[in-house]
Context: one part of a larger RNA
């Protein structure tokens, strides 16, 4: 001089677009933040109609609707928070995987025959204060089990091919094993379309894993290492690997800083700076780690499993003392901490995800509002004319300077504010319904145009009108530096200070007033980089 997630003092008009617990990875009252599909299945409560009996307000049948729960399916590995651990192949970058995974989604091939047993749910019990748990009976399935088939594809086993090299790579042949589920709709009842399923090839896109190269401080850390280093054989894994194991060898690192300590997530970026560098990593966007502490699996295509399980600890709450229950570094919001950081708002209208054929549901992601000068930017607080150079203040040598076109006064305009009216966009289209078309014997489907609801923010931006200068200026400084000086109080006192200094009776330097100087809804300080 520049810059900030900033605090602090003094003041504060409007609006736009950003940000907002840096401190205690401290503890958390309440509510919300992940559901979803009845077109996968069995059931079926209130209600409503009818209808039977009749003790006239019950029961019991039939039909409609169809909660709640349950089995099943996909989703809860996204999304979102947080920086605690990590000095690592953890990020960065660049390359390999002939050592690999891939649900959903997009092309193509090929199938789906024909059985069975069971279970919650339900219903009787039965144990508990509860959380919750057992018994017995009995049900359905895209839930589970065999059987059949097998274009492909595992797997073994022969043969050829290939490659710079080892093959788990390509072809061919032979043997083993290894699939499946329905559901809705249309019909000319033949079968047809649509959503699924099952094997198998490709592909997109995400992923695991190996690798060069780079990544802070301390040598007052100098010597480290027993699964350590390598082989060989197995295990396991989707995959190579001491990743694990048995036996075998003695190795492997290391002043090019091994090892030990300390401090840190990392990067795209931001910040300054002419640049090279320096510092730093809020917020957006990536990539990893964590989820009260540590462990440890399970499901599953996929797990650090934040809102799952289990075990152990510390903590809190229930308890009928046997036993139980919880975990905000989601959104808000409470209390401690601290110089210091916001609403227990609205809405799925919009973009995006999740379920579902869609209608639709759910979505503290999101989109909006709300608080805060915490930032950047832009706008206002009038404009123009106005010397008797008014009063009053301040200075004086008392002539007069000066505040000064500054107020007044006179015209004039209304930006933002009030008030009154008007009224955008962001909404694409979906369900449907019309018309056309391609295919088929036909319908549903399917294409394409044409029509068609849905707005949190909002009566919001914008625009038009009324009144009227009307509602709107501080703050820090004037001794050098460094733009701005005079008075009067104080008298090494009070004070003052970034450095150098000021102040002990004429203080431009301390406090006031006057006047000036900068900067403006801000200005100062203070702390931090460069």
């Nucleotide at each position: 001089g520049a810059a900030c997630g900033a605090a602090c003092g003094c003041u504060g008009g409007c609006g736009g677009c950003g940000c907002g617990u840096c401190u205690u990875a401290a503890g958390c009252a309440u509510g919300c933040a992940a559901g979803u599909c009845g077109a996968a299945c069995g059931g079926g409560a209130a209600u409503g109609c009818g209808g039977u009996g009749c003790u006239u307000g019950c029961a019991c049948c039939g039909c409609a609707c169809g909660a709640g729960a349950g089995u099943g399916g996909c989703g809860g590995a996204c999304u979102g928070g947080u920086g605690a651990g990590u000095a690592a192949c953890g990020c960065g970058u660049g390359g390999g995987u002939g050592a690999c995974g891939u649900a959903c989604c997009c092309c193509c091939c090929g199938g789906a025959c024909g059985g069975g047993g069971a279970u919650a749910g339900c219903c009787c019990u039965u144990a508990g204060a509860a959380a919750u748990a057992a018994g017995g009976g009995g049900u359905a399935a895209u839930a589970c089990c065999g059987g059949a088939u097998a274009c492909g594809g595992u797997u073994c086993c022969g043969u050829g091919u290939g490659u710079c090299a080892g093959a788990g790579g390509c072809a061919c042949g032979g043997a083993a094993g290894g699939a499946a589920a329905g559901g809705a709709g249309c019909u000319u009842c033949g079968g047809c379309u649509c959503c699924g399923c099952c094997g198998g090839g490709g592909g997109a896109g995400c992923g695991g894993c190996c690798u060069g190269c780079g990544u802070c401080c301390c040598a007052u850390c100098a010597g480290c290492u027993g699964g350590u280093u390598g082989g060989c054989g197995g295990g396991g894994u989707a995959a190579c690997g001491g990743c694990c194991c048995a036996c075998c060898a003695a190795g492997g690192c290391a002043a090019u800083g091994a090892c030990g300590g300390g401090u840190a997530u990392c990067c795209g970026g931001c910040c300054u700076a002419a640049g090279a560098g320096g510092g730093u990593g809020a917020a957006c966007g990536g990539a990893c780690a964590c989820a009260u502490u540590g462990g440890g699996a399970c499901u599953g295509a996929g797990a650090u499993a934040c809102g799952g399980c289990c075990c152990a600890g510390a903590c809190u709450c229930c308890u009928a003392c046997g036993g139980g229950a919880g975990g905000c570094a989601g959104c808000a919001g409470c209390u401690a901490a601290g110089a210091a950081u916001a609403u227990u708002c609205c809405g799925c209208a919009a973009u995006g995800g999740g379920g579902g054929a869609a209608a639709c549901c759910c979505u503290g992601a999101c989109g909006g509002a709300g608080c805060g000068a915490c930032g950047c930017c832009g706008c206002g607080u009038g404009g123009a004319c106005g010397a008797u150079g008014a009063a009053g203040g301040c200075c004086g040598g008392a002539a007069g300077g000066u505040u000064g076109u500054a107020a007044a006064g006179u015209c004039c305009u209304u930006u933002a504010g009030u008030c009154c009216g008007u009224g955008a966009g962001g909404a694409a289209u979906a369900a449907c319904g019309c018309c056309g078309g391609a295919g088929g014997g036909a319908a549903u489907g399917c294409c394409g145009g044409c029509g068609g609801a849905u707005g949190a923010c909002u009566g919001u931006a914008g625009c038009g009108g009324a009144a009227g200068a009307a509602u709107a200026a501080g703050c820090a400084c004037c001794g050098g530096c460094u733009a701005a000086u005079u008075a009067c109080g104080u008298g090494c006192c009070a004070g003052c200070a970034g450095c150098c200094g000021c102040g002990g009776u004429a203080a431009c330097a301390c406090g006031u007033a006057a006047g000036g100087u900068g900067c403006g809804a801000g200005c100062g300080u203070u702390g931090u980089u460069c």